[in-house]
């Protein structure tokens, strides 16, 4: 120093151009059920690293910047 790859709720994760309202799961609040608690149901909060391009239309493509892990000198 040069290649690869990835980056989405406090965490993990689907989604590879389509409208409305970004998927599931934990997490966290209320509620149900129970003589209490755990369990289970139900309902609710919470995210697409950043800046540009392209396109009717972008988490999705393309470029840069950072961050992250590998791989060769």
């Nucleotide at each position: 120093a040069g290649c690869c790859u990835c980056g989405u709720a406090g965490u993990c994760u689907a989604g590879u151009g389509g409208u409305c309202a970004a998927u599931g799961a934990u997490u966290c609040g209320g509620g149900a059920c129970u003589c209490u608690g755990a369990a289970u149901c139900c309902c609710g909060a919470g995210a697409c690293c950043c800046a540009g391009g392209u396109u009717c239309g972008a988490a999705u493509c393309c470029u840069g910047g950072c961050g992250a892990g590998g791989c060769u000198a």
Transfer RNA from a Candidatus Pacearchaeota archaeon, 73 nucleotides, folded computationally. Taxonomically the source falls in Candidatus Pacearchaeota (Archaea, Nanobdellati). Rfam family: tRNA. Rfam describes the family as follows. Transfer RNA (tRNA) molecules are approximately 80 nucleotides in length. By type it is a transfer RNA. Model confidence (mean pLDDT): 80 of 100.